A computed fold for a 479-nucleotide part of an RNA from a Bacteroidota bacterium, annotated as small-subunit ribosomal RNA, 3' major domain. Taxonomically the source falls in Bacteroidota (Bacteria, Pseudomonadati). Rfam family: Bacterial small subunit ribosomal RNA. Rfam links the family to the GO terms structural constituent of ribosome and ribosome. The prediction has a mean pLDDT of 82.
[in-house]
Context: one part of a larger RNA
RNA sequence: UGACGGGGGUCCGCACAAGCGGUGGAGCAUGUGGUUUAAUUCGAUGAUACGCGAGGAACCUUACCUGGGCUAGAAUGCUGCCUGACUGUUCCUGAAAGGGGAUUUUAUAGCAAUAUACAGGUAGUAAGGUGCUGCAUGGCCGUCGUCAGCUCGUGCCGUGAGGUGUUGGGUUAAGUCCCGCAACGAGCGCAACCCCUAUCUUCAGUUGCCAACAGGUAAUGCUGGGAACUCUGAAGAAACUGCCGUCGUAAGACGCGAGGAAGGAGGGGAUGAUGUCAGGUCAUCAUGGCCUUUAUGCCCAGGGCUACACACGUGCUACAAUGGGGAGGACAAAGGGCUGCUACCUGGUGACAGGAUGCAAAUCUCAAAAACCUUUUCUCAGUUCAGAUUGUAGUCUGCAACUCGACUACAUGAAGCUGGAAUCGCUAGUAAUCGCGCAUCAGCAAUGGCGCGGUGAAUACGUUCCCGGACCUUGUACA
Numbered sequence: 001u002g003a004c005g006g007g008g009g010u011c012c013g014c015a016c017a018a019g020c021g022g023u024g025g026a027g028c029a030u031g032u033g034g035u036u037u038a039a040u041u042c043g044a045u046g047a048u049a050c051g052c053g054a055g056g057a058a059c060c061u062u063a064c065c066u067g068g069g070c071u072a073g074a075a076u077g078c079u080g081c082c083u084g085a086c087u088g089u090u091c092c093u094g095a096a097a098g099g100g101g102a103u104u105u106u107a108u109a110g111c112a113a114u115a116u117a118c119a120g121g122u123a124g125u126a127a128g129g130u131g132c133u134g135c136a137u138g139g140c141c142g143u144c145g146u147c148a149g150c151u152c153g154u155g156c157c158g159u160g161a162g163g164u165g166u167u168g169g170g171u172u173a174a175g176u177c178c179c180g181c182a183a184c185g186a187g188c189g190c191a192a193c194c195c196c197u198a199u200c201u202u203c204a205g206u207u208g209c210c211a212a213c214a215g216g217u218a219a220u221g222c223u224g225g226g227a228a229c230u231c232u233g234a235a236g237a238a239a240c241u242g243c244c245g246u247c248g249u250a251a252g253a254c255g256c257g258a259g260g261a262a263g264g265a266g267g268g269g270a271u272g273a274u275g276u277c278a279g280g281u282c283a284u285c286a287u288g289g290c291c292u293u294u295a296u297g298c299c300c301a302g303g304g305c306u307a308c309a310c311a312c313g314u315g316c317u318a319c320a321a322u323g324g325g326g327a328g329g330a331c332a333a334a335g336g337g338c339u340g341c342u343a344c345c346u347g348g349u350g351a352c353a354g355g356a357u358g359c360a361a362a363u364c365u366c367a368a369a370a371a372c373c374u375u376u377u378c379u380c381a382g383u384u385c386a387g388a389u390u391g392u393a394g395u396c397u398g399c400a401a402c403u404c405g406a407c408u409a410c411a412u413g414a415a416g417c418u419g420g421a422a423u424c425g426c427u428a429g430u431a432a433u434c435g436c437g438c439a440u441c442a443g444c445a446a447u448g449g450c451g452c453g454g455u456g457a458a459u460a461c462g463u464u465c466c467c468g469g470a471c472c473u474u475g476u477a478c479a
Base pairs, nucleotide, nucleotide: 001479002478003476004475005474007473008472009471010470011469012468013467015463016462019426020425021424022423023422026317027316028315029314030313031312032311033310034308035307042053043052064303065302066301067300068299069298070297076126077125078124079123080122081121082120083119084118088103089102090101091100092099093098107116108115109114128292129291131290132289133288137286138285139281140280141279142277144275149188150187151186152185153184154183155164156163157162168179169178170177194269195268196267197266199237200236201235202234203233204232205231209226210225213224214223215222240263243257244255245254246253247252319419323378324377325376326375327374328373329372335366336365337364340359341358344355345354346353347352385416390411391410392409393408394407395406396405432455433454434453435452436451437450438449
């Protein structure tokens, strides 16, 4: 100087407390461990692995296994030689890959020799490796932590390591600001500048809108028209403790004060200092070294990654009446669409099929929002709860659904009556709950991930205690 303390002081955080909802019990989905296996490819392992890499494992993917093949090789250069346009057609063998054979056909320049281009073969030279080492590395990322810290120049103090500044008194979300001070300044962080959102104004009105006027319809901004409103999307305004009061030297704090759409950082996002964990990744990529070169490379068929006594994590669905079923009615936002989204019609109980039309989309379409409201039924039961499992018949995608797809119909109708010890999330448009969309994608194992809106709470006395952190101080046989 740090680190540590079941030392002290001050302070903070859904850290506790106060509340609400879960997990832990059940069934299923998914990841992991273990076991099994020819293979169940590899990585990730307290917090910081475990719906993680994977934003799509039937083939492909694919790295694994079994078997069959190739050896300058699947791709791309360069050099020499040979052949020929290229391309195409076809036969045998084979699961395919591969192997063997037949056949058609000379492009450009030039009279020609020949040259050039392209393709194939061959010889040579550079290959290739998801093989090892993340403890040789770059880059990127997680974490402490959006915590308030981490440093430097000059000066001063100390023999020196180092200290001071950065400590102290206040204040703040903040090393934020004020006051003081052997310090005076400065940098990286904080904040602000950026984006979305809440209000208003101006400008612009098509595909969006329709108040007034006119036309028209069974009905509809449907039409003429309009530029008000909604909205769209560009530019501005607006919030600064600016004003008032109280307290305070100041910074600032407080006020069911004013005004205002918004009030003290309005709400959310992006943004992550010096460093820590030899944290993670050599399988995104790049890269040193090592290993391999008729194989640890490459091609192909089939299988596996989907196994199953079991254990754990993360979720979904439930156990019902604040509910389940039937009928009727209403209100979103944000997205996607040409190998696409498909109105409408017809067939089918249905998944869907056959027609048909609009739209590269503020125009057409996916599209029905659901919870909700009205009404009716069920009456506390393993039930008209719950839906696992299984049988049969189908639909769709795709060369192909056996291993191993999703969906539909009928039948079947398991466990489960609110979950031990323990444990997690959340402070407001949040939790809880309800649907909608997108990426990946032929299809889909999505209950996952990322977004969107609808309905919409309870509680916080407080900081004694648990956990983590910041500053000062103290002890130390630790560095």